[in-house]
RNA sequence: AGCCGACAAUAGCAAAGCAGCCGAAAGACUGUGACGCAAAGCUACAGGGCCUAAACGCGAAAGCGCAUGGCAGCCAGUUGCCGAA
Numbered sequence: 001a002g003c004c005g006a007c008a009a010u011a012g013c014a015a016a017g018c019a020g021c022c023g024a025a026a027g028a029c030u031g032u033g034a035c036g037c038a039a040a041g042c043u044a045c046a047g048g049g050c051c052u053a054a055a056c057g058c059g060a061a062a063g064c065g066c067a068u069g070g071c072a073g074c075c076a077g078u079u080g081c082c083g084a085a
Base pairs, nucleotide, nucleotide: 004083005082012037013036017032018031019030020029022027035073041078042077043076047075048074049071050070051069056065057064058063
């Protein structure tokens, strides 16, 4: 230094649910709350994947398509704390 990850130390994050609030929705934010997490830090037009479909297009309608909207706690990329075996 790299891989690796202890019922080690120190610090940290916060799922679902509930309340408020924004949004067409997905989903975000704040509070509460801890399921979990060694990157659950960061990155979403130029890696893959997933969710939604307002506007728009098609359609007689039902509906279908579509991201310019989202998800980093799906993989990935990138930076980084500590340290036994």
Predicted 3D model of an 85-nucleotide RNA (c-di-GMP-I riboswitch aptamer). The coordinates come from a structure-prediction model, not an experiment, and the mean pLDDT is 87. Rfam family: c-di-GMP-I riboswitch aptamer. Gene Ontology term of the family: cyclic-di-GMP binding.